Two RNAs folded together computationally: RNase P RNA and transfer RNA, 422 nucleotides in total. Rfam match: Bacterial RNase P class A. Gene Ontology terms of the family: tRNA processing, ribonuclease P activity and dimeric ribonuclease P complex. The family's RNA type in Rfam is ribozyme. The coordinates come from a structure-prediction model, not an experiment, and the mean pLDDT is 77.
RNA sequence: UGAGACCUCUUGAUGGCCGCGGCGCAUUUGCGACGAGGAACUUCCGGGCUCCACAGAGCACGAUGGCGGGUAACGCCCGCCCAGGGCAACCUGAGAGAUAGCGCAGCAGAGAACAGACCGCCUCGUUCGCGAGGUAAGGGUGAAACGGCGGUGUAAGAGACCACCGGAUUCCUGGUGACAGGAAUCGCAUGGCAAGCCUCAUCGGGAGCAAGGCCAAGCAGAAGGCAUUGGAACUGCUCGUUCCGUCUUCGGGUAGGCCGCUUGAGCCAGUUGGCAACGACUGGCCUAGAUGGAUGGUCAUCCACGCUUUUUGGCGUGACAGAACCCGGGGUAAAAGAGGUCUCACUUA
RNA sequence: GCGCUCGUAGCUCAAUGGAUAGAGCGUCUGCCUCCGGAGCAGAAGGUUGAGGGUUCGAUCCCCUUCGAGCGCA
Numbered sequence: 001u002g003a004g005a006c007c008u009c010u011u012g013a014u015g016g017c018c019g020c021g022g023c024g025c026a027u028u029u030g031c032g033a034c035g036a037g038g039a040a041c042u043u044c045c046g047g048g049c050u051c052c053a054c055a056g057a058g059c060a061c062g063a064u065g066g067c068g069g070g071u072a073a074c075g076c077c078c079g080c081c082c083a084g085g086g087c088a089a090c091c092u093g094a095g096a097g098a099u100a101g102c103g104c105a106g107c108a109g110a111g112a113a114c115a116g117a118c119c120g121c122c123u124c125g126u127u128c129g130c131g132a133g134g135u136a137a138g139g140g141u142g143a144a145a146c147g148g149c150g151g152u153g154u155a156a157g158a159g160a161c162c163a164c165c166g167g168a169u170u171c172c173u174g175g176u177g178a179c180a181g182g183a184a185u186c187g188c189a190u191g192g193c194a195a196g197c198c199u200c201a202u203c204g205g206g207a208g209c210a211a212g213g214c215c216a217a218g219c220a221g222a223a224g225g226c227a228u229u230g231g232a233a234c235u236g237c238u239c240g241u242u243c244c245g246u247c248u249u250c251g252g253g254u255a256g257g258c259c260g261c262u263u264g265a266g267c268c269a270g271u272u273g274g275c276a277a278c279g280a281c282u283g284g285c286c287u288a289g290a291u292g293g294a295u296g297g298u299c300a301u302c303c304a305c306g307c308u309u310u311u312u313g314g315c316g317u318g319a320c321a322g323a324a325c326c327c328g329g330g331g332u333a334a335a336a337g338a339g340g341u342c343u344c345a346c347u348u349a
Numbered sequence: 350g351c352g353c354u355c356g357u358a359g360c361u362c363a364a365u366g367g368a369u370a371g372a373g374c375g376u377c378u379g380c381c382u383c384c385g386g387a388g389c390a391g392a393a394g395g396u397u398g399a400g401g402g403u404u405c406g407a408u409c410c411c412c413u414u415c416g417a418g419c420g421c422a
Stems, first nucleotide, its partner, number of pairs: 001345010012302007020035002023032003037320001041331002044329005049208004056239004061204005066080005081095001082093004096199002101197002103193002118139002120135006147165002150162003166188001167186008212259004221250006230244005266285008303318006350421007359374004367405001376392005398414005
């Protein structure tokens, strides 16, 4: 200099005037401080909170799935192991079990799962066309052909035998562990798919702030269907528990207020433990709470970008998106930038 | 707030994980006709909404995402 990899951060700035929302003072009209996000999006997970059931039990169903740690918890995060990709920094992985059982593998190919003889090779026979047998070393097919490669051996061959590599079993050593290294034995009989059914282990009661509670106001019932061996809730099923009619149509009433509601697994700074995720301690701070739903408009200066004009100006734009009970994550969207660490190639010293 | 379904040719729909994704209508070309329609013959037309993953192989299985629709409260 060029090409990359990873981790973070910002989300235009300041001021004047006029508005809007709730709050606190004052008091009838002003003053003061505050007022969207990193994703408030999605609703994909996990929790708090509230109510139901609290005597739950079993089955089913769903989710998760290397190991260790973090956390209130998680399907999230950190570190490590293994596998795959990349020259590398680094990235990706639903990564348990295929000797519990069932299932699947089209086409091609001779043969596709207690294998298989099409070509080839070898032996024997022969009417010289071929036939019988042996053979998985070679060819061909396929995603995949029952370990790989070299030798010994043989009629030709074959783990039939041997060395090395791979695999399985047992043991030893290291590690908390996944796992790694080593030794012996087994000639390998026992391939793949579990994001096919399934098995194993772990976890999961249901509903959701329109939860739920309080106050105030108002009203009128009628007809029909089903049902007591019933219906409703937990609950999909069985048992169990609790409550008791229930559904449809027509008609009548209401369309208010308050709490929940924002002080919280909160934010900022420092010290400190830990490789890290994260934790501990000390000090400081209070930072939206609407209910048809506020967070806006305008002016000035600067900032960034685009267009135009070349003039020092003029014009335009300011991404994605917008709270609604609250948190922790994941995922996705996005204009323009900023910082840091690392890798490779080339060049120069 | 809670839950569910769908997306395939211009339109309406098929397809058990297995060849080059099919059918009807429509479109185009030719034949037929004086011309048009009908009829006959043929052809074109697909990123299976998008992006990943599992698998030898994905419209199909799984994840994320975009869009549309439905149910309950």